[in-house]
RNA sequence: UUUUCAUCAAGAGUUGGCUGAGGGAUAGGCCCAAUGAAGCCGCGGCAACCAUUCGUGUCUGAACGAAACGGUGCCAAUUCCUGCAGGAUGGAUUCCUGGCAGAUGAAGA
Numbered sequence: 001u002u003u004u005c006a007u008c009a010a011g012a013g014u015u016g017g018c019u020g021a022g023g024g025a026u027a028g029g030c031c032c033a034a035u036g037a038a039g040c041c042g043c044g045g046c047a048a049c050c051a052u053u054c055g056u057g058u059c060u061g062a063a064c065g066a067a068a069c070g071g072u073g074c075c076a077a078u079u080c081c082u083g084c085a086g087g088a089u090g091g092a093u094u095c096c097u098g099g100c101a102g103a104u105g106a107a108g109a
Stems, first nucleotide, its partner, number of pairs: 001109008013043001015042004022032003026083004044075003049071002052067005079101001084098005
């Protein structure tokens, strides 16, 4: 980089230091930001994908539950909303379903 599978309406920072203007993937919208963006280093936290341990269970596996010391991830707004297709409503609007794209994890090339 790419393929497959799973998840994406919940949860968690009024945090210390350095630094100083951007950030929310992309386009439009709408937001956040000198009462300090993004980034880096710490501290704290959430969650339970992988690993681990324990329990239930099983011929063996699978499966389910618990824990949270390890590997990732995450801690404004539903992935902030919409984008493509279909549907409900007479229309605007609003809503629903699926898809595209994206993010994260696991496995493979």
A computed fold for a 109-nucleotide RNA from Allolucifera butyrica, annotated as SAM riboswitch aptamer (S box leader).
The sequence is in RNAcentral, with records from Rfam.